RNAcentral holds the full RNA, with entries from Rfam. The part of an RNA shown here (small-subunit ribosomal RNA, 5' domain) has 473 nucleotides and comes from Cucumis melo var. makuwa.
Context: one part of a larger RNA
RNA sequence: UUAUGAACGCUGGUGGCAUGCUUAACACAUGCAAGUCGGACAAGAAGUGGUGUUUCCAUGGGCGAACAGGUGAGUAACGCAUAAGAACCUACCCUUAGGAGGGGAAUAACAACUAGAAACGACUACUAAUAUCCCAUACACUGAGGAGAAAAAGGAGGAAUCCACCCGAGGAGGGGCUCGCGUUUGAUUAGCUAGUUGGUGAGGCAAUAGAUUACCAAGAUGAUCAAUAGUUAGUCCGAAAGGAUGAUCAGCCACACUGGGACUGAGACACGACCCAGACUCCUACGGUGGCAGCAGUAGGGAAUUUUCCUUAAUGAGCAAAAUCUUGAUGGAGCAAUGCUGCAUGGAGGUAGAAGGCCUGCGGGUUGUGAACUUCUUUUCUCGGAGAAGAAGCAAUGACGAUAUCUAAGGAAUAAGUAUCGACUAACUUUGUGCUAGCAGCUGCUGUAAUACAGAGGAUGCAAGUGUUAUCU
Numbered sequence: 001u002u003a004u005g006a007a008c009g010c011u012g013g014u015g016g017c018a019u020g021c022u023u024a025a026c027a028c029a030u031g032c033a034a035g036u037c038g039g040a041c042a043a044g045a046a047g048u049g050g051u052g053u054u055u056c057c058a059u060g061g062g063c064g065a066a067c068a069g070g071u072g073a074g075u076a077a078c079g080c081a082u083a084a085g086a087a088c089c090u091a092c093c094c095u096u097a098g099g100a101g102g103g104g105a106a107u108a109a110c111a112a113c114u115a116g117a118a119a120c121g122a123c124u125a126c127u128a129a130u131a132u133c134c135c136a137u138a139c140a141c142u143g144a145g146g147a148g149a150a151a152a153a154g155g156a157g158g159a160a161u162c163c164a165c166c167c168g169a170g171g172a173g174g175g176g177c178u179c180g181c182g183u184u185u186g187a188u189u190a191g192c193u194a195g196u197u198g199g200u201g202a203g204g205c206a207a208u209a210g211a212u213u214a215c216c217a218a219g220a221u222g223a224u225c226a227a228u229a230g231u232u233a234g235u236c237c238g239a240a241a242g243g244a245u246g247a248u249c250a251g252c253c254a255c256a257c258u259g260g261g262a263c264u265g266a267g268a269c270a271c272g273a274c275c276c277a278g279a280c281u282c283c284u285a286c287g288g289u290g291g292c293a294g295c296a297g298u299a300g301g302g303a304a305u306u307u308u309c310c311u312u313a314a315u316g317a318g319c320a321a322a323a324u325c326u327u328g329a330u331g332g333a334g335c336a337a338u339g340c341u342g343c344a345u346g347g348a349g350g351u352a353g354a355a356g357g358c359c360u361g362c363g364g365g366u367u368g369u370g371a372a373c374u375u376c377u378u379u380u381c382u383c384g385g386a387g388a389a390g391a392a393g394c395a396a397u398g399a400c401g402a403u404a405u406c407u408a409a410g411g412a413a414u415a416a417g418u419a420u421c422g423a424c425u426a427a428c429u430u431u432g433u434g435c436u437a438g439c440a441g442c443u444g445c446u447g448u449a450a451u452a453c454a455g456a457g458g459a460u461g462c463a464a465g466u467g468u469u470a471u472c473u
Base pairs, nucleotide, nucleotide: 003471004470006469007468008467009466010465013343014342015341016340017339018338019336020335021301027298028297030296031295032294035063036062037061041060044056045055046054070255071254072253079183080182082180084178085177088175089174090173093171094170095169096168098166099165101135102134103133104132111124114121141148142147154163155162156161184227185226186225191221193219196218197217198216199215200214201213202212230252231251232250234245235244236243237242257278258277259276260275261274280290282288307333309332310331315329316327317326318325346376347375348374349373356367357366358365359364381410382409384407385406386405390400417462418461419460420459421458422443424441428457429456430455431454432453438445439444
């Protein structure tokens, strides 16, 4: 000099666009953040004088909840980046070849009874299904062959037909695995390793594999250990080489009170699921309950970081045949000069060079066209009127939004600070002080004539900011 997710002092008019717990992965009151389908099914309720139609209801059933959102604790690793590979899986979606025949047994809800303070249960009897079981049927699979083994479901409609179901093949997108190379510091860490390195048999996985196990051989490696750290595209500085860094946004990874574990499922070893143990919290009849590193918000820590806001209108996501419904994703508004950027704080004229201040060699100089004064304008401001685009898809549908934008009226009206002035370094005088009070980035200044301290006048820089501190270059 430049930069920052900055903070602090003084000051502060406004628009646009961004950004906003870097510290305690500390603890959390309250509300919300994942539901949906009655066009799979039974019972029930509401409504009606009654039936039918209609509406509601998630107990059992399907799909989703593994996405989206958060955080960076751990991790020096095939974690990431880049370039390859072969022994794999894949719900929904797309293309394509076929199929859906026959039978059965239950169960929740509901009802009765009952344990418990509660959380939440036990027992008896009944019932349906796109829930579930058996038989039949197989191009595919395994096997040299013989042989073995395995499917299905309906719903809506007057109908056409549409949507679902089962089994193959291919695709797309997604995921698992292996590998070359790259990936911080320390030798005041030099040896380390025993499933360790390889082989055979067995079990196991979607798949390869000491991934597991028994036996055999004795190998493998330049480490190991400690400290620190998510990583990359990028970001900042620099002419470059290079140095530093990894906020926001995007990709990957890891984690979800701490540690461990499996279940379900196409997919998890699962943030708002389950089980066990632990610390803490709440209730307590001692049995139980909870997990904001989701969005707001609270306490605490800290130099320091926002609203317990609006809407599903748009973009996307889930479910559904669809209308809907849900969505703290998202779109917006609010707060903060935190940053970048635009605009304004007036324009023209105006010397008796007024008064006042300061300096003075007492003649004057300077503040200074600055003000006053005259005239003009209205960006902003105040107050009225009109008023979008964003809506796709005939119509309807806008949170933002009394918005943007346009326009009438009013009146210079509502709007300038901050730091510095010995040299470096742009900008000087006077008064006070007298090695005191103080200043200070460096050199240093101050002991009676201080351009270096403090006040004043003046000047210089930047400007809605400015200076300091911290850190990078």